[in-house]
């Protein structure tokens, strides 16, 4: 890649089950997908803890401290967001 034909994948949703969460996995489901096979490597988006730092707030005689948010780190989860890397099915002109 042809308004072609053969085979694939399956979002929402719903059960079921794993996880504290994002979310994995099965069974059903089909919104879609030409790599909607594989790979979390760079971006990006996202959970839930911890460590530090600002903010703001609450307490407070001093020290200590508590809460919420927002950053970086670390540990996670998304290839059906985008690049990258690897591999593959059919096929006319």
């Nucleotide at each position: 890649g042809a308004u072609a034909a053969a085979g694939g994948c399956a979002a929402a949703c719903c059960c079921g089950u794993c996880g504290u969460g994002a979310g994995g996995c099965g069974g059903g489901g089909a919104c879609g997908c030409a790599a909607a096979g594989c790979u979390a490597u760079g971006g990006g988006c996202u959970c839930u803890u911890a460590c530090a730092c600002c903010g703001u707030c609450c307490g407070a005689g001093g020290g200590g401290g508590g809460a919420c948010g927002g950053u970086u780190u670390a540990a996670g989860g998304c290839u059906g967001c985008c690049a990258g890397g690897c591999u593959a099915c059919c096929g006319a002109a």
This is a predicted structure of a 93-nucleotide RNA (c-di-GMP-I riboswitch aptamer) from a soil metagenome. The coordinates come from a structure-prediction model, not an experiment, and the mean pLDDT is 82.